[in-house]
RNA sequence: UUUUUAUUAAGAAGGGUGAAGAGAUUAGGCUCUGAGAAACCCUGGCAACCAAUCCUUUAAAACUGGAGAACGGUGCCAAAACCUAAUCCCGGAAUGUCGGGAGAUAAUAAAAA
Numbered sequence: 001u002u003u004u005u006a007u008u009a010a011g012a013a014g015g016g017u018g019a020a021g022a023g024a025u026u027a028g029g030c031u032c033u034g035a036g037a038a039a040c041c042c043u044g045g046c047a048a049c050c051a052a053u054c055c056u057u058u059a060a061a062a063c064u065g066g067a068g069a070a071c072g073g074u075g076c077c078a079a080a081a082c083c084u085a086a087u088c089c090c091g092g093a094a095u096g097u098c099g100g101g102a103g104a105u106a107a108u109a110a111a112a113a
């Protein structure tokens, strides 16, 4: 970097440096921000994907499923992935629009190449 699988309406602070943007892309909104954005660092926290432990299973293992914990590997700590569209389907509505579902894209984890 690519592919596959799973999850994404819950949750989570303070300080330092910094100096103008940020909220994935494009577009339209909306929100945060000199009472200090992004980014980086320190401390703290949230969560439970992987690993570890125990149970299940077995002749024994592995796989599957479950449980608690959170020292390890990541991740995350404004607002539903901030909202809608960028595709399609269904139901309503009736010149104007709502709701639901799937898909696509994005993010995170794991495996493989």
Stems, first nucleotide, its partner, number of pairs: 001113008013043005021032003025086005044077003049073002053067003081105001087102006
Annotation:
The RNA shown here (SAM riboswitch aptamer (S box leader)) has 113 nucleotides and comes from a Bacteroidales bacterium. It matches the Rfam family "SAM riboswitch aptamer (S box leader)". Rfam links the family to the GO term regulation of gene expression. The source organism's lineage runs through Bacteria, Pseudomonadati, Bacteroidota, Bacteroidia and Bacteroidales. The coordinates come from a structure-prediction model, not an experiment, and the mean pLDDT is 81. It was read from a public genome assembly, where an Rfam model found it. The model forms 97% of the base pairs in the Rfam consensus.